[in-house]
Molecule: Bacterial RNase P class A
Organism: uncultured Altererythrobacter sp.
RNA sequence: CCAGGAGGCCGGGCAGCCGCGUUGGAGGCAACUCCACCGAGGAAAGUCCGGGCUCCACGAAGCAAGGGUGGCGGGUAAUGCCCGCCCGGUGACCCUCUCGGGGGAAGCCGAGGGAAAGUGCCACAGAGAGUAUACCGCCGAUGGAGCCUAAAGCUCACAGGCAAGGGUGAAAGGGUGCGGCAAGAGCGCACCGGGGGACUGGUGACAGGACCCGCAUGGCAAACCCCACCCGGAGCAAGACCGCAUAGGGGUCUCGCGCCUUAGGGCAGGAGCGCUUCGCUCCGAGAGAUCCGGGUUGGUCGCUUGAGCGGCGGAGCAAUCCAUCGCCUAGAUGAAUGGCUGCCACUGCCGAUACGGUCCUGCAUGGGAUACCGUCGGCGGUACAGAACCCGGCUUACAGGCCUCCUGGCAAC
Numbered sequence: 001c002c003a004g005g006a007g008g009c010c011g012g013g014c015a016g017c018c019g020c021g022u023u024g025g026a027g028g029c030a031a032c033u034c035c036a037c038c039g040a041g042g043a044a045a046g047u048c049c050g051g052g053c054u055c056c057a058c059g060a061a062g063c064a065a066g067g068g069u070g071g072c073g074g075g076u077a078a079u080g081c082c083c084g085c086c087c088g089g090u091g092a093c094c095c096u097c098u099c100g101g102g103g104g105a106a107g108c109c110g111a112g113g114g115a116a117a118g119u120g121c122c123a124c125a126g127a128g129a130g131u132a133u134a135c136c137g138c139c140g141a142u143g144g145a146g147c148c149u150a151a152a153g154c155u156c157a158c159a160g161g162c163a164a165g166g167g168u169g170a171a172a173g174g175g176u177g178c179g180g181c182a183a184g185a186g187c188g189c190a191c192c193g194g195g196g197g198a199c200u201g202g203u204g205a206c207a208g209g210a211c212c213c214g215c216a217u218g219g220c221a222a223a224c225c226c227c228a229c230c231c232g233g234a235g236c237a238a239g240a241c242c243g244c245a246u247a248g249g250g251g252u253c254u255c256g257c258g259c260c261u262u263a264g265g266g267c268a269g270g271a272g273c274g275c276u277u278c279g280c281u282c283c284g285a286g287a288g289a290u291c292c293g294g295g296u297u298g299g300u301c302g303c304u305u306g307a308g309c310g311g312c313g314g315a316g317c318a319a320u321c322c323a324u325c326g327c328c329u330a331g332a333u334g335a336a337u338g339g340c341u342g343c344c345a346c347u348g349c350c351g352a353u354a355c356g357g358u359c360c361u362g363c364a365u366g367g368g369a370u371a372c373c374g375u376c377g378g379c380g381g382u383a384c385a386g387a388a389c390c391c392g393g394c395u396u397a398c399a400g401g402c403c404u405c406c407u408g409g410c411a412a413c
Base pairs, nucleotide, nucleotide: 001409002408003407004406005405006404007403008402009401010400012344013343014342015341016340017339018338020039021038023036024035025034026033027032041384045395046394048393049392050391051390052389053235054234055233056232058279059278060277061276062275063274066231067230068229069228070227071085072084073083074082075081086112087110088109089108090107093103094102095101096100113226114225118224119223120220121219122218135166136165137162138161139160142159143158144156145155146154147153174192175191176190177189178188179187194213195212196211199208200207201206239301240300241299242298249292250291251290252289253288254287255286258267259266260265269283270282271281272280308327309326310325311324313322314321315320345382346381347380348379349378350377351376352375355374356373357372358369359368360367361366
């Protein structure tokens, strides 16, 4: 320098005038006034995941239903997230070469267990699409027919043999080559491909030289399904408290209202789980379901100190963890953080000038040109986008600018 990639940061600045919100302080009877600190994001978006927190569910075990995850190992509070690794694909480029194929860096993608448990699907085209098949074709050894006096030989292609060649298709029952055959076919062989047990390396997924095997068994599970592992529900409009007010309202339905007793209590039984067993709690006369109607709609808390942020050091390939020091950075509640002006920064268009760069004429002095850069002026523009309980992720959007790193190649030193 060329090509292919990954990540981080900023995303307007300065000044003046006026305005807004919480908290703290001062003053004031109060309304309110003054001062100080602080006051939207990397995504605040989507609501796709995981949690903290709150309330409900009686507990244990087993089963069922439903849902989730799916290579291996690690990280984390946890995850469908992050890191590393394995396998498959892709990939700048390279090789070969009759247009097919092979190799392949960093990075990126993967819904990455099972098709021999079962069921199902592969439209159309095509002969045939999974115990498949003969449309065009190839063969003429064997049987058959004809020619020939007969044979040899020739012809036909009926019986028969073939799936190598061609066609259809997303896909046609391994690929290339040699042999063999009447013609073929893993029929045999070589190499590739596929499968297999043992051995070696690795925590593991998995990888690997030699050896053996039939040379047969498609794809789809992001189809139902099978396998392995995991899983209570709802959500800040959760929930708690204060205040206010009403109607301690009315109707219907289901199950039950039993026994003993010294009236203390006990038993049967009922309810609390989708089902069962055990335990526990409540009821023991009540327990539920459903419909109509009435009141409240106010205030406070929850509500911001956090799985928080930053610096130095250590462990680890890394994600991250440990130790230590420092910092406190919105809590609104119809919902605050804004408006105006000037200058600057970046940028688009138009115009001016020829002052500089640049170009022409020239050795130069000088002269000329104005498309481009600088210079001056004017008119515009400056991305995506606003917290509402909080945090960790993923995904999506983003004008412009700066920085760093990885891989391959070329050149120079």